[in-house]
Context: one part of a larger RNA
C1' cells in the first nucleotide's frame, strides 16, 4: 500500500447484497423455541337427527331421561418424535482434527426389494368412582374398565447356538458354504367398500429372515503450537493365561504370573490454542488467521451417575451432590437463555420483547397441527457496490473576502441572469414473479419491485492536509509561551511546522485517528 465482526472524532441524501457481545461458558424479570396421532384404546364433553318414554300444554308442542346413529372436541393409557433442528468455544496438544486404509473385530429405527408368517388364550392397570394426607409442589388406599400397553402357549420358511460329517477360498487370529441331528425365540391389529349376514377385497400397520440404502462405532499410517531456564516417566504400569463386559477389538474391568513399557527422532512436566474447508496478504515461496457460511468435536449452572431407546450417557428429560435464585402454613418444594427476542452487569464496543410458515423438519391414511429451524421485516454508513447533490450558455471579470509593490492580483464562468433536464425525491395512477407435481384456494414480505403521469433546481457536503519524507502558500496572532509531532525536528519578536482567516490539494457520503495482520 492491502486487509478489518472492528471503536473514536467531526459529518451524512438514497438504494442493493452482507454482517452486527471479539469482553463475564457473568447473573437472569417475560413471551415464545417440540409436538403430534380419536384411522391404537376406554371413557368424559358438546351439538345435529330418529323411533321410544315422562312431565306440562294454548293440543301446535315445550322440557327432561335412556337407547341408536352422525358430527365435534380431548384429560389418560398407546404409538412415533423430543439423539434432528438451534446456541456456544469453556474444556481438549488429543486418532480431537485433516488425510489415506483397516474392519476376517461391530450396530443401524424410519425407506426400498425379496422370502415366510400373524394361531388360541390369560391377568393386569391408568382413567373414573369413593376415602384420605398436604400451604403447596404433590400424594396414598380401596373398587370398576380398554387397547396395536403385559404375559405364558403353539407354530418356525429363514435365523441363532451345539454336535457330527464333508467343500471351496484366504496374508491372518479365520472366512464362506452342504447334509443331518438337537435346543431356542415370533406377532396386532385398524379403516374403508360390498352384503340381510357369514364373509370378501382394498389400503395401512404387525412378526421372522436376507440383502441394499443411509447414519454411525472401533482400529491403525502419516501431518497438527510454544519452553530444555521442564530430563527422566510409568504399578493396571508393558505382556500372558483365565474369567467378566460390549453392537464389537482391548488391562475395559477382575484374579493370578512374568518385569516390562516409554524417552534427546524431545518421553515427562508447564503454557497456550477447539481442528478443517476456507480467510487475509505475498510475484512466489511464506507469513498470519479460523468472524459470516460449509464438514468435525466438545459443551448445556457446577460436579457425579446411570435409565429409556435403533440411537443419549440426552440443552428447553431423571437421579445425587455443590453454589446461586425463588415460594413456603417452616415440614418442605421450584429452577437453569451457551435457542429467539429481551434485561442488569462487564467493556472502547455489537441490533427489534417485530410478521409469516412458501421451502425443510416432526406426527397423521388425509384434512391438518407444531415448528425464534427458516422466509422476511426493523435498527446501525458496519463493510462491499451502485447512484445522486443539477447540465448549458455567461465579464478583460459585479458585489464582498483575502492580499497588495496601491498600479494590481486572486476566490472566478465560480455567483447573479438566460435556457434546460428530472436520476433521486415528492404527490397520484396501475401492479407483479416468487405458487404448485396442482383443477380450485393459499403471499408474511407487500401495495413492495417495476411501469405511467404531474411538480419544482427545488430536499441532499463534507472531513483530512499544506516544513521534508508528501500533492498543497500567502497574512496576521503568539513569542521555548500557548501548542504541534509518524520519523527528523518547529515555537526563545517577521514561524511556509503553534492558532485563525484567505488560498491551495487530496479523498469524497465520507474522512481521520487508534489498534491488529502480512
Nucleotide at each position: 500500500g492491502g486487509a478489518c465482526u472492528a471503536a473514536c472524532g467531526c459529518u451524512g441524501g438514497c438504494g442493493g447484497c452482507g454482517u452486527g457481545c471479539u469482553u463475564a461458558a457473568c447473573a437472569c424479570a417475560u413471551g415464545c423455541a417440540a409436538g403430534u396421532c380419536g384411522a391404537a384404546c376406554g371413557g368424559u364433553c358438546u351439538g345435529g337427527c330418529a323411533a321410544c318414554u315422562a312431565a306440562c300444554u294454548u293440543c301446535g308442542g315445550u322440557u327432561g331421561g335412556a337407547u341408536g346413529u352422525c358430527a365435534g372436541a380431548u384429560a389418560g393409557u398407546g404409538g412415533c418424535g423430543g439423539a434432528c433442528g438451534g446456541g456456544u468455544g469453556a474444556g481438549u496438544a488429543a486418532c480431537g482434527c485433516g488425510u489415506g486404509g483397516a474392519u476376517a473385530a461391530c450396530c443401524u429405527g424410519c425407506c426400498c426389494a425379496u422370502c415366510a408368517g400373524a394361531c388360541a388364550g390369560g391377568g393386569a392397570u391408568a382413567a373414573c368412582a369413593c376415602c384420605g394426607g398436604g400451604a403447596a409442589a404433590c400424594u396414598g388406599g380401596u373398587g370398576c374398565u380398554a387397547a396395536u400397553a403385559c404375559c405364558g402357549g403353539a407354530u418356525a420358511c429363514g435365523u441363532a447356538c451345539g454336535u457330527a460329517a464333508g467343500a471351496g477360498g484366504g496374508a491372518a487370529u479365520c472366512c464362506u458354504u452342504u447334509u443331518a441331528c438337537g435346543u431356542a425365540g415370533a406377532a396386532a391389529g385398524g379403516u374403508g367398500a360390498u352384503g340381510c349376514a357369514a364373509a370378501u377385497c382394498a389400503c395401512u400397520g404387525c412378526u421372522g429372515a436376507u440383502g441394499g440404502a443411509u447414519g454411525g462405532g472401533u482400529c491403525c499410517g502419516c501431518g497438527u503450537c510454544c519452553c530444555a531456564u521442564u530430563a527422566g516417566c510409568u504399578a493396571g504400569u508393558u505382556g500372558g493365561c483365565a474369567g467378566g463386559g460390549u453392537a464389537a477389538u482391548a488391562g475395559c474391568c477382575u484374579a493370578c504370573c512374568a518385569a516390562g513399557g516409554u524417552g534427546a527422532c524431545g518421553a515427562u512436566g508447564g503454557g497456550u490454542a477447539g481442528c478443517c474447508g476456507g480467510c487475509c496478504u505475498g510475484a512466489g515461496a511464506g507469513g498470519g488467521u479460523g468472524g459470516c457460511c460449509g464438514g468435525c468435536c466438545a459443551c448445556a449452572c457446577u460436579g457425579g451417575g446411570a435409565c429409556u431407546g435403533a440411537g443419549a450417557u440426552a440443552c428447553g428429560g431423571c437421579c445425587c451432590a455443590g453454589a446461586c435464585u425463588c415460594c413456603u402454613a417452616c415440614g418442605g418444594g421450584a429452577g437453569g437463555c451457551a435457542g429467539c427476542a429481551g434485561u442488569g452487569g462487564g467493556g472502547a464496543a455489537u441490533c427489534u420483547u417485530c410478521c409469516g410458515c412458501a421451502u425443510g423438519g416432526g406426527c397423521g391414511a388425509a384434512a391438518g397441527c407444531c415448528u425464534g429451524a427458516c422466509g422476511g421485516a426493523g435498527c446501525a454508513a458496519c463493510g462491499c457496490c451502485g447512484c445522486g447533490u443539477g447540465a448549458g450558455u455567461g465579464a478583460a471579470g459585479a458585489a464582498g473576502g483575502c492580499u497588495u509593490u496601491c498600479g494590481g492580483g486572486u476566490c472566478g464562468u465560480a455567483a447573479a441572469a438566460c435556457u434546460c433536464u428530472g436520476u433521486c425525491u415528492u404527490g397520484g395512477g396501475g401492479g407483479a414473479a416468487g405458487a404448485a407435481a396442482a383443477a380450485a384456494a393459499u403471499g408474511a414480505c407487500g401495495g413492495u419491485a417495476c411501469c405511467c403521469c404531474a411538480g419544482g433546481a427545488g430536499g441532499a457536503a463534507g472531513c483530512c492536509c499544506c516544513g521534508g519524507c508528501u500533492a498543497a502558500c500567502u497574512a496576521c496572532g503568539u513569542g521555548c509561551c500557548a501548542g504541534c509531532a509518524g520519523c527528523c525536528g518547529c515555537g526563545g519578536u517577521a514561524a511556509a511546522a503553534c492558532g485563525u482567516a484567505g488560498g491551495g490539494g487530496g479523498c469524497g457520503a465520507g474522512c481521520g485517528u487508534u489498534g491488529u495482520c502480512c
The part of an RNA shown here (small-subunit ribosomal RNA, 5' domain) has 518 nucleotides and comes from an uncultured Bacillota bacterium. Model confidence (mean pLDDT): 82 of 100.